[in-house]
Context: one part of a larger RNA
RNA sequence: CCGUGGUUAAGGAACUCGGCAAAUUAGCCCCGUAACUUCGGAAGAAGGGGUGCUUGCUUUGCGAAAGCAGGGCGAGCCGCAGUGAAAUGGCCCAAGCAACUGUUUAACAAAAACACAUCUCUCUGCUAACACGUGAAGUGGAAGUAUAGGGAGUGACACCUGCCCGGUGCCGGAAGGUUAAGAGGAGAGGUUCGGCGCAAGCCAAAGCUUUGAAUCGAAGCCCCGGUAAACGGCGGCCGUAACUAUAACGGUCCUAAGGUAGCGAAAUUCCUUGUCGGGUAAGUUCCGACCUGCACGAAUGGUGUAAUGAUUUGGGCACUGUCUCAACCACGGG
Repeated sequence: CCGUGGUUAAGGAACUCGGCAAAUUAGCCCCGUAACUUCGGAAGAAGGGGUGCUUGCUUUGCGAAAGCAGGGCGAGCCGCAGUGAAAUGGCCCAAGCAACUGUUUAACAAAAACACAUCUCUCUGCUAACACGUGAAGUGGAAGUAUAGGGAGUGACACCUGCCCGGUGCCGGAAGGUUAAGAGGAGAGGUUCGGCGCAAGCCAAAGCUUUGAAUCGAAGCCCCGGUAAACGGCGGCCGUAACUAUAACGGUCCUAAGGUAGCGAAAUUCCUUGUCGGGUAAGUUCCGACCUGCACGAAUGGUGUAAUGAUUUGGGCACUGUCUCAACCACGGG
C1' cells in the first nucleotide's frame, strides 16, 4: 500500500448521478393501527408496552396417581443491558409503468420486455381447418365435433372504444373488357411429279415439311358491392362580438374522412429550466394545474384503478465513517 472484518468524539447525507455501501429494525406476548379499497385487503400499517432469575398462592387440560404441558395474581434478587450470544422486517408519503403469481438474454440487461386470465375478429361441418410427410401412405389435430379446434390482435377489473372503404388486403358478385395452354387452320415459305423455255431460269399439283391470321377458350386482373377489435388514415387559409384580447359565428379551398370522448411540457414537448402554484434558505429533477399536442388519442386500445413489484422517479422519519476528516485494532496478501 491492497483486501476482508471491527470500533470511533462532535455533527448526521454536508457524500454521491443516486443513501451506492454500511448502519438502524428484528423473536414472542399485549395494546393499538390511517387514507384508499375490487370489502378480500391495505396490515407485522404506523406507533407504544412487556420479556431474566428466586419464591408464594391460585388455576386449566390429560392421567388412577406420580407426573407432563400450560395460564393467572403477588413478593423478592442481580446487572449498563434479560429474544443478554447467534439466527432474526427499517418505516412512511407521492407519482410513472405493468393488473396480479409467473417467464426471459446459461456467462454484462430480470425490466415498463414475454406470458397471463379477459375481450374481439377470422377460419373450420369432420377424410374439418391447420401441421409433419416425397404433390405419398400415414400421423398429429382427436379416440375431440362449433360451449370444439386452428390463426391473429388485445391484455385483470371499471367507464368506454368516435369518423373514413378513396389506396392495400380479404369476402361476395357475375353482365361486359382483357386473357394462357389447348382447339382451329385463312394464308405464306421449302422441296419436286409436271408444264414452258435453246439455255440461264420461270410457273408449279399431290405428299412431306417450316410456319401461321380470324374464331373458341378458365381462374386472375379490370369492373360492381361489402368489410377498419383488417393494413391503415383522421386538413388549410381569411374575416367577425360596443376597451383590448379571444372567437360561439361566417366565407373559401381541398379530402375517402378531416381526431370525437378522454388525457396532455407526458416513458410522447423541439423551442424549454414553457408559465403559475407546492415542496427547499436555495429545486434543469418531483408533485398539482394551464393547453401554444414541433410530433397524444381510443383493442398497433384510451382514461382510471385497490392489491402486487429484487421495477423507475421525487420527498421525509429513523439510522449511520457515505461525508466534514480521518484515527486505531485484527487477519490475509505484499
This is a predicted structure of a 334-nucleotide part of an RNA (large-subunit ribosomal RNA, domain IV) from Kapaibacterium sp. (SeqCode). RNAcentral holds the full RNA, with entries from ENA. Model confidence (mean pLDDT): 87 of 100. Its Rfam family is "Bacterial large subunit ribosomal RNA". Its family is annotated with structural constituent of ribosome and ribosome in the Gene Ontology. The source organism's lineage runs through Bacteria, Pseudomonadati, Bacteroidota, Kapaibacteriaceae (SeqCode) and Kapaibacterium (SeqCode).